RNA sequence: AUUGGCGGUGGCAGUGGAGUUUGCCCAAACAGCUUAACAGCCGAUGACUCCUACCUAUUU
Numbered sequence: 001a002u003u004g005g006c007g008g009u010g011g012c013a014g015u016g017g018a019g020u021u022u023g024c025c026c027a028a029a030c031a032g033c034u035u036a037a038c039a040g041c042c043g044a045u046g047a048c049u050c051c052u053a054c055c056u057a058u059u060u
Base pairs, nucleotide, nucleotide: 010025011024012023013022016051017050018049019048020047021046032041033040034039
């Protein structure tokens, strides 16, 4: 320096934070979709709930 195994700890799931849960990852998991291109579309969740930001409508 490289490779393998075991244990511990953790990390990821298209834009922020937290809890629960599912799946996945060991240096990977992951990094949305449409169009030939120009360009366009949805979304703060993998799923559920809450907070924050953004957008639309209504009421005061």